[in-house]
A computed fold for a 72-nucleotide RNA from a Candidatus Parcubacteria bacterium, annotated as transfer RNA. The organism belongs to Candidatus Parcubacteria, within Bacteria. The sequence is in RNAcentral, with records from ENA and MGnify. Its Rfam family is "tRNA". Gene Ontology term of the family: triplet codon-amino acid adaptor activity.

RNA sequence: GCCAGUGUAGCUCAGUGGUAGAGCAAUGGUUUCGUAAACCAUAGGUCGUGGGUUCGACUCCCACCGCUGGCU
Numbered sequence: 001g002c003c004a005g006u007g008u009a010g011c012u013c014a015g016u017g018g019u020a021g022a023g024c025a026a027u028g029g030u031u032u033c034g035u036a037a038a039c040c041a042u043a044g045g046u047c048g049u050g051g052g053u054u055c056g057a058c059u060c061c062c063a064c065c066g067c068u069g070g071c072u
Stems, first nucleotide, its partner, number of pairs: 001071007010024004018055001026042005048064005
């Protein structure tokens, strides 16, 4: 330099056009003499950035940025 993949909660990841979710972690509660475990509940998101298409975009298109891999 060229090509491909990837970017969503603190972490690991779903979500392939119609109100953004799960597990773990966090917080509160129940239980216990107490802790852990278990159970219940709560909070946490400009969906990498900027444009475009669409009635409507995490999702489709373009550019840029970060990361990973391949080729040279």